Description: A computed fold for a 76-nucleotide RNA from Candidatus Staskawiczbacteria bacterium RIFCSPLOWO2_01_FULL_38_12b, annotated as transfer RNA. The prediction has a mean pLDDT of 82. It matches the Rfam family "tRNA". Taxonomically the source falls in Candidatus Staskawicziibacteriota (Bacteria, Bacteria candidate phyla). The RNAcentral record of the sequence draws on ENA.
RNA sequence: GCGGGCGUAGUCCAGCCCGGUUUAAGACGCCUCCCUGUCACGGAGGAGAUCGUGGGUUCAAAUCCCAUCGCCCGCG
Numbered sequence: 001g002c003g004g005g006c007g008u009a010g011u012c013c014a015g016c017c018c019g020g021u022u023u024a025a026g027a028c029g030c031c032u033c034c035c036u037g038u039c040a041c042g043g044a045g046g047a048g049a050u051c052g053u054g055g056g057u058u059c060a061a062a063u064c065c066c067a068u069c070g071c072c073c074g075c076g
Base pairs, nucleotide, nucleotide: 001075002074003073004072005071006070007069010028011027012026020059030046031045032044033043034042052068053067054066055065056064
């Protein structure tokens, strides 16, 4: 240099192919309450991501298109 994969809450990950309108789901973690003599376990509830960044298409974009950044793999 060329090709491919990945990037979404603190962490791990689903949703993307086939765009859809109330909310981007789940697990772990975190906070509050209940339970308990205390802790743990268990139960109930809550906060937290505008989807790597910028732009485009569209009535509507995490999802489609372009560019770009980071990481990983392969080729040269």